A computed fold for a 491-nucleotide part of an RNA from a mine metagenome, annotated as small-subunit ribosomal RNA, 5' domain. Rfam family: Bacterial small subunit ribosomal RNA. Gene Ontology terms of the family: ribosome and structural constituent of ribosome.
Context: one part of a larger RNA
């Protein structure tokens, strides 16, 4: 000079586009952030003469392992980047094969009855299922045996033979039919695991290690493996830097710089990790699950004192903390996502708007003419010179904002929060719309007065002790402008 999630002090018209708790991964009040499906089911309950239509507590499916937040932890195969799986998994989706036989017991929901302050819980008695259990069947799968082929060490891959073994569900529809449903084979989608290389300081951190390196049985995983376990060997890392101890989420990128190279990783995208702390497993295709469970611990709450609830590092919003960081706002109309045959519902995701000059852009705060030059101010060597065409004055313009009047695109047929916005057109009248820093030298801009080593300035060098271009103040100049200046960090 640039750059910044800024902050601070003066000042502040208008728009667009972005941004916006760095601090205490402190503690939260309240509302909202994940539901749908009655076309799985039994029941109940509105309307209605009835058909029949609607509504749902609940069993049941799917979904809540997505999306949205934060960076505490992590120097790690956690990230990067490049490969391996003959060690591996994938719900829903797409394509393909073969199937959907016939049985059976329960349960909640209702209803009684009982314990509780609550929270919620117990007993008997009744139901249904696409819930939930046995048989039948088996394209297959596995274990063994034979033959071929192929590979990359355990291997794979085809045919053939024995045994074993594991299925299903039904709903709408008048029907055609369409949604499912069950064993396979492939795709794609998303993962999982290992490897090579790369990934901050301190050697005033030399040595570290017992499941710790390897082996064998065996267990346990969707798999490999010390991933566990028994036994048995004594290995195994290290100055090419192990152990420790600090700090740190990694990358794409960004800033800066001619570049090499230094810095940082806010927005946005990928990955990871965490969801009061710290541990666990359960459902599930996926979780060791942010708004699910369970134990423990700290903290708030409620209590009848027996006992119970809770978990904003969602979205707003409160309080601490802080130099400092927004509204308890509108829509599901767009995009996407879940649920569903659909109609739809549900979405603080997401599209808007609010409020902040916090940053970048753009615009405006007038334009022309106007005196050898008013007052006024300030300097003056008192002549004058300057502010200064500046002003008044005189013609004019209408960006912005203001009022009125139209009035989108964003939505392929409907359906527009945004918003009566954007934009257009009228009407009026210079009307509402300039400040900040500097002025010794670096450094662009110079005079009066006050002060008198005081008051005071300062980046650096240095100024003030009676004529201070360097402190105040004023005139007058310089810069840069809805912003300028400082302070902080960085290059």
């Nucleotide at each position: 000079g640039g750059a910044u999630u800024a902050a601070c002090g003066c000042u502040g018209g208008c728009g667009g586009c972005g941004u916006g708790c760095c601090u205490a991964a402190c503690a939260c009040a309240u509302g909202c952030a994940a539901g749908u499906c009655g076309a799985a089911c039994g029941a109940g309950g509105u309307a209605g003469c009835a058909a029949u239509a609607c509504c749902u507590a609940g069993u049941g499916g799917c979904a809540g392992a997505c999306g949205g937040g934060u960076g505490a932890g992590u120097a790690a195969c956690g990230c990067g980047u490049g490969g391996u799986c003959a060690a591996c998994c994938u719900a829903c989706c797409g394509u393909u094969g073969a199937g959907u036989g016939g049985g059976g017991g329960a349960u909640a929901a209702c209803u009684c009855g009982c314990c509780g302050a609550a929270a919620g819980g117990c007993g008997a008695g009744c139901u249904a299922a696409u819930a939930c259990c046995g048989c039948a069947u088996a394209c297959g799968u596995c274990u063994c045996c034979g033959a071929g082929a192929g590979g990359c060490a355990u291997c794979u891959c085809u045919c053939g033979g024995c045994g074993a073994u594991a299925a299903a569900a039904g709903g709408a529809g008048c029907a055609a039919u369409c949604c499912g449903c069950u064993c396979g084979a492939u795709g794609a989608c998303g993962g999982g695991a290992c490897c090579g290389c790369g990934u901050c300081c301190c050697a005033u951190u030399a040595g570290c290690u017992a499941g710790a390196u390897g082996g064998u049985g065996g267990g346990g995983u969707a798999a490999c493996g010390g991933c566990c376990u028994a036994c048995c060997a004594u290995g195994g890392c290290g100055a090419c830097g192990a152990u420790g101890g600090g700090u740190a989420g990694c990358u794409g990128g960004u800033u800066u710089g001619a570049g090499a190279g230094a810095g940082c990783g806010a927005c946005c995208a990928g990955c990871c990790a965490c969801a009061c702390u710290g541990g666990g497993a359960c459902u599930g295709a996926g979780a060791a699950a942010c708004g699910g469970c369970c134990c423990a611990g700290a903290c708030u709450c409620c209590u009848a004192c027996g006992g119970g609830a809770g978990g904003c590092a969602g979205c707003a919003g409160u309080g601490a903390g802080g130099a400092a960081u927004u509204u308890u706002c509108c829509g599901c109309a767009a995009u996407g996502g879940g649920c569903g045959a659909a109609a739809g519902c549900c979405u603080g995701a997401c599209g808007g708007a609010g409020c902040g000059a916090c940053g970048c852009c753009g615009c405006g705060u007038g334009u022309g003419g106007g005196a050898a030059g008013a007052a006024g101010g300030c300097c003056u060597u008192c002549g004058g010179g300057u502010c200064g065409u500046a002003a008044a004055c005189c013609a004019c313009u209408g960006u912005c904002g203001a009022a009125g009047g139209g009035g989108a695109a964003g939505a392929u047929a409907a359906u527009g929060a945004c918003g009566g916005u954007a934009c257009c057109c009228u009407u009026g009248g210079a009307g509402g719309a300039a400040g900040c820093c500097c002025c010794g030298g670096c450094u662009a801009a110079c005079u009066a007065c006050g002060u008198g080593c005081c008051a005071g300035c300062a980046g650096c060098c240095g100024c003030g002790g009676u004529a201070a271009g360097a402190c105040g103040u004023a005139g007058g100049g310089g810069g840069c402008a809805a912003g300028c200046g400082u302070u902080a960090u960085u290059c």

The RNAcentral record of the full RNA draws on SILVA.